[in-house]
Predicted 3D model of a 477-nucleotide part of an RNA (small-subunit ribosomal RNA, 3' major domain) from a metagenome.
Context: one part of a larger RNA
């Protein structure tokens, strides 16, 4: 100087408390451990691994296994030699890779000797490796933590390590600001500048809008028209403790009030200091070293990554009456769409099919559910719950056996609100309801977003966890 303390003081955070809903029990999905296996490819391991890399494992992917091939190689480039295209099409063998045969077939320059390009073959330099080392590395990332800290120049103090500044008194979300002070300044962080959202104004008015006027319809901004409103998307205004009162050191600031759409950081996002964990990644990529080189490279078929006595994590669906079922009826937003989204109509109980208007999209399409109204069920393993299994189908795709999703009929399992323990959340939040998108031929209970309905509670900081500042002890560094 740090680190540590079941030392002290001060102060924060859904840290506790106060509340609401869960997890832990059930079934299923998914990841992991373990076990099994020819293989169940690899990585990730407290928080910070475990719906994680994977925003799509039937083939492909694929890195694994078995078997069949291949060796200048699936891919790049140089040189030497030989050749004429390569590709495509047809036939045969084969699981295919591939092999054999047939057919067709090069371009540019030219002094007609040849040269160049391109492709194939042979040879040689070399290629190739998702092999190893993240404890050799770059880059990127997680985490403490959006915590308020981490430092420097000069000066001063100290033999020195170092200290001071950065401590102290107040204050703040903040090393935020004020005051004081052997310090005076400065940098990286904080804040602000950026984006979304909340109010108003201006500009613009189609594909969006329809108050007023007119026309028309069973009906609809449908038409003329309008530029008000909504909205769209560009610009601007607005909030600054600016104003008033009180407290405070006449300060910073705090409490209350007015006006205001909004008030003291309005709400949300992006933004992550010096560093820590030899944290993670050599399987994104790059790269040192090392290893393989008729194989640890490469091509192909099939299998595996989907196994299953178990154990754990994360989710979904429930156990019902604030509910389930049936009928009727209403209201979104973010997005996406030409290899696509697909309306009306018709067929099918349905998944879906036929057909194809319209749309390169504020124009057309995809578009809610909970809610509300009426009816049934009456506390039961039930009209709860939907696993499992049998049957019949639909769709995608070369192909759904291993191993897809969905529909219908039948079957109807466990489950009566869950031990010890444990998680999230402070407001348009939790809870609950559906919708969209990426990936994608197909496949979502995952992920990333979107809107609808919409709470309860916070006395307080003793305690648990994490953190900040000062101080104290130390046989630790």
């Nucleotide at each position: 100087u740090g680190a540590c303390g079941g030392g002290g003081g001060c102060c924060c955070g859904c840290a506790c408390a106060a509340g609401c809903g869960g997890u832990g029990g059930a079934g299923u999905a998914u990841g992991u451990g373990g076990u099994u296996c020819a293989a169940u490819u690899c990585g990730a391991c407290a928080c910070a691994a475990c719906g994680c890399g994977a925003a799509g494992a039937a083939c492909c992917u694929u890195a694994c296994c078995u078997g069949g091939g291949u060796u200048u190689g699936a891919c790049a480039u140089g040189c030497a030699c030989g050749g004429g295209a390569c590709a495509g099409c047809c036939u045969g063998a084969g699981a295919g890779a591939u092999c054999a045969g047939g057919u067709u077939u090069c371009c540019c320059c030219u002094u007609c000797g040849g040269g160049g390009g391109u492709c194939c073959g042979u040879g040689u330099g070399c290629a190739g490796g998702u092999g190893c080392u993240g404890c050799a590395u770059g880059g990127c990332u997680g985490u403490c933590g959006u915590c308020a800290g981490c430092u420097c120049g000069u000066g001063c103090c100290g033999u020195g390590a170092g200290g001071u500044g950065u401590u102290g008194g107040g204050u703040u979300a903040a090393g935020u600001c004020c005051c004081g002070c052997a310090a005076c300044g400065a940098g990286c962080g904080c804040a602000a500048c950026c984006c979304c959202u909340g109010u108003c104004c201006c500009u613009a008015g189609u594909u969006g809008c329809c108050a007023u006027c007119a026309g028309g319809u069973u009906a609809u901004g449908c038409u003329g028209g309008g530029a008000a409103c909504u909205c769209u998307a560009g610009g601007g205004a607005g909030a600054c403790u600016g104003c008033c009162c009180c407290g405070g050191u006449c300060a910073a600031c705090g409490g209350g009030g007015a006006g205001g759409a909004a008030g003291g950081u309005g709400g949300g996002g992006a933004u992550g200091a010096c560093g820590u964990c030899a944290a993670g990644u050599c399987c994104u990529c790059a790269u040192g070293g090392u290893c393989c080189u008729u194989a640890c490279g490469u091509c192909c078929a099939g299998g595996g990554c989907u196994a299953c006595a178990c154990a754990c994590g994360u989710a979904c669906u429930a156990c019902a009456a604030u509910g389930g079922c049936c009928g009727g009826u209403a209201c979104a937003g973010c997005a996406g769409g030409u290899c696509g989204c697909a309306a009306g109509a018709c067929c099918g109980c349905a998944a879906g099919g036929u057909g194809g208007a319209g749309c390169u999209a504020a124009u057309c399409c995809c578009c809610a559910a909970a809610a509300c109204c009426g009816g049934c069920c009456u506390c039961a393993g039930u009209u709860c719950g939907g696993a499992u299994u049998g049957g019949a189908g639909u769709c995608u795709g070369c192909a759904a056996c291993u191993c897809g999703a969905c529909u219908c009929c039948a079957u109807g399992a466990a489950g009566g609100c869950g031990g010890a323990a444990u998680c999230g959340c402070u407001a348009g939040u939790a809870a609950u309801c559906g919708c969209g998108g990426a990936u994608c031929a197909g496949c979502a209970a995952g992920c990333c977003g979107c809107g609808g309905u919409g709470a309860a509670u916070a006395c307080g900081u003793u305690c648990c966890c994490g953190g900040g500042c000062c101080u104290u002890g130390u046989a630790c560094a």

It matches the Rfam family "Bacterial small subunit ribosomal RNA".